[in-house]
Small-subunit ribosomal RNA, central domain from an uncultured bacterium, 349 nucleotides, folded computationally.
Context: one part of a larger RNA
RNA sequence: CUGGGUGUAAAGGGAGCGUAGACGGCAAGGCAAGUCCGAUGUGAAAACCCGCGGCUCAACCGCGGGAUUGCAUUGGAAACUGUUUAGCUUGAGUACUGGAGGGGUAAGCGGAAUUCCUAGUGUAGCGGUGAAAUGCGUAGAUAUUAGGAGGAACACCGGCGGCGAAGGCGGCUUACUGGACAGUAACUGACGUUGAGGCUCGAAAGCGUGGGGAGCAAACAGGAUUAGAUACCCUGGUAGUCCACGCCGUAAACGAUGAAUACCAGGUGUUGGCAUCCACAGGAUGUCAGUGCCGCCGCAAACGCAAUAAGUAUUCCACCUGGGGAGUACGUUCGCAAGAAUGAAACUC
Numbered sequence: 001c002u003g004g005g006u007g008u009a010a011a012g013g014g015a016g017c018g019u020a021g022a023c024g025g026c027a028a029g030g031c032a033a034g035u036c037c038g039a040u041g042u043g044a045a046a047a048c049c050c051g052c053g054g055c056u057c058a059a060c061c062g063c064g065g066g067a068u069u070g071c072a073u074u075g076g077a078a079a080c081u082g083u084u085u086a087g088c089u090u091g092a093g094u095a096c097u098g099g100a101g102g103g104g105u106a107a108g109c110g111g112a113a114u115u116c117c118u119a120g121u122g123u124a125g126c127g128g129u130g131a132a133a134u135g136c137g138u139a140g141a142u143a144u145u146a147g148g149a150g151g152a153a154c155a156c157c158g159g160c161g162g163c164g165a166a167g168g169c170g171g172c173u174u175a176c177u178g179g180a181c182a183g184u185a186a187c188u189g190a191c192g193u194u195g196a197g198g199c200u201c202g203a204a205a206g207c208g209u210g211g212g213g214a215g216c217a218a219a220c221a222g223g224a225u226u227a228g229a230u231a232c233c234c235u236g237g238u239a240g241u242c243c244a245c246g247c248c249g250u251a252a253a254c255g256a257u258g259a260a261u262a263c264c265a266g267g268u269g270u271u272g273g274c275a276u277c278c279a280c281a282g283g284a285u286g287u288c289a290g291u292g293c294c295g296c297c298g299c300a301a302a303c304g305c306a307a308u309a310a311g312u313a314u315u316c317c318a319c320c321u322g323g324g325g326a327g328u329a330c331g332u333u334c335g336c337a338a339g340a341a342u343g344a345a346a347c348u349c
Stems, first nucleotide, its partner, number of pairs: 004320003007303002012317001014201004021194003025088002028085004033081002035077008048066007091191001092188003095184004103177007110154001115149007125136002162169002206247006215241002220236004258316006266294013298305002322349003331342004
């Protein structure tokens, strides 16, 4: 390399958009590059294969044929691929109508709770634990009432429910805005699929500058526990968590399952549409798009998967090839740094 694979054994890129490339619907005509058939030339000889012959045989040698799967020229074929011309509507897209949604961005508003401050009532405890102590409190705490400040998060609804490409998204209102779905079948007429590089997005933590800081809380301090306790428990508490702008670019970024298309028993929930029917506060049936469970065929080492496939096929991309060394070293690129990406070998079992 071929072959074989990638849910859990090694292996799906974190996700999208998209360049080159690869692959590509139905029907007709032309061309003939690929493809197929014929002819001619060439494809040195020796060697090789087959047949015959010569040394008594064999090795060896000679003769004839084949082969030399190739290349070139030329004559044809036109199914398929290609190309071109003119078409089609099923794929794809547009338009119109309609409802659903925590999709995104920005601004404003709301109530509960925690904390703090002020004032009132009130008096000796509060807090915390397995038990305690550190801590707070007669300078009046805890509790309770009223008022105020400030930040963060949005109970119930809430749901194997919804939306989003993924990360993710949940109080209410408004503005701007993306996508999906259903129905109609008016328009375009293959405009498609995938996608090396590339570009964009990307939880948390972390970094830079400037704000903010209620609660929580790495680090840190103290109290306990313990043989010790650099922990688990308790009392405090700073970065951080929040906002704006800029970086970082990683996660068990998981469905550990790449994207797309077609096909292949059923049953039962649920979300959003549509259609038909009925005895119409409703119900039944069908259908499209999601989202769950169960379960044939089939697959699978088993577990299990099973129309949301891990089944049957096709196209394209990514990745794997014994364990350790090692996601390390070196080099390069990126980054303010932390580090990220790419990524070996010796040696060893």
Rfam family: Bacterial small subunit ribosomal RNA. The full RNA is in RNAcentral, with records from ENA, Greengenes and SILVA.